């Protein structure tokens, strides 16, 4: 230098023709238990990796740049 993949809650992840973010743990509150732990029930918590553009409407399509991986030279 050029190609591809990936970058969404505190973690790991899902969002398969654009229609307005969802689960697991984690955390915090409550039940249950003699107490914990385990189990059950609920609450909080993300302007999608940063700036443009397209569109009535972008996590999702487009362009450019950063970060992680891999390839080719």
């Nucleotide at each position: 230098g050029c190609c591809c993949c990936u970058g969404u809650a505190g973690c790991u992840u899902a969002g398969c023709a654009g229609g307005u973010a969802a689960a697991g743990c984690a955390u915090u509150c409550g039940g249950c238990u003699g107490u914990u732990a385990a189990c059950c029930g609920a609450a909080g918590g993300a302007u999608c990796g940063u700036a443009g553009g397209u569109u009535c409407a972008a996590g999702u399509c487009c362009u450019a740049c950063c970060g992680g991986g891999g390839g080719c030279g």
The RNA shown here (transfer RNA) has 73 nucleotides and comes from an archaeon. Its mean pLDDT, the model's own confidence on a scale to 100, is 82.